Transfer RNA from a Chitinophagaceae bacterium, 72 nucleotides, folded computationally. Rfam family: tRNA. By type it is a transfer RNA. Gene Ontology term of the family: triplet codon-amino acid adaptor activity. The same sequence occurs in records of 15 taxa. The sequence is in RNAcentral, with records from ENA, MGnify and Rfam.

């Protein structure tokens, strides 16, 4: 160095161009409990960046960072 995949909440993980990016864990607030925990309601919170197609982009396309894997 050249090829190739892959990056979504604190964490796993859906979402194959269109309804408010959806669920579990976690964490917050509340009921429930004498208290704790168990439960049950709600509630914070993410599309790595940049551009570029399209009426509309996590999704398509370039780049660039970061990861991995092939090869030289």
């Nucleotide at each position: 160095g050249g090829c190739c995949c892959g990056u979504u909440c604190g964490u796993c993980u859906a979402a194959g161009g269109g309804u408010u990016a959806g669920g579990a864990c976690a964490c917050c607030a509340c009921c429930c409990u004498u208290u704790c925990a168990c439960g049950g309601u709600g509630g914070u919170g993410a599309u790595a960046c940049g551009a570029g197609u399209u009426c509309g982009a996590a999704u398509c396309u370039c780049g660039u960072a970061c990861g991995g894997g092939c090869u030289a």